Annotation
This is a predicted structure of an 86-nucleotide RNA (Glycine riboswitch aptamer) from Uliginosibacterium gangwonense. It was read from a public genome assembly, where an Rfam model found it. It matches the Rfam family "Glycine riboswitch aptamer". Its family is annotated with glycine biosynthetic process in the Gene Ontology.

RNA sequence: UGCGCUCGCACGGGAGAGAGCGGCCACGGCCGCCGCCGAAGGCGUAACACCCGGAACCGCUCAGGCAAAAGGACCGUGCGAGGAAA
Numbered sequence: 001u002g003c004g005c006u007c008g009c010a011c012g013g014g015a016g017a018g019a020g021c022g023g024c025c026a027c028g029g030c031c032g033c034c035g036c037c038g039a040a041g042g043c044g045u046a047a048c049a050c051c052c053g054g055a056a057c058c059g060c061u062c063a064g065g066c067a068a069a070a071g072g073a074c075c076g077u078g079c080g081a082g083g084a085a086a
Base pairs, nucleotide, nucleotide: 005082006081007080008079009078010077011076012075013074018034020033021032022031023030024029035066036065037064041062042060043059044058048053
């Protein structure tokens, strides 16, 4: 310190899977039963390391989700803070 980088905020984009069955509802939903999805979160783990550890959009599916709404890894734009190199 203009930018690449990290973090935060705002706006925008953003997939998948039964509007399933039964009961109760103040019709926002809740409980039970099956069937499914994975891109909140969580857990597992290769090389490496060898004490501990150690990645994911790979697996698990605890949690969450399966009309809309909300959420949503990740991406873009802007702003702010920090900061690598020089």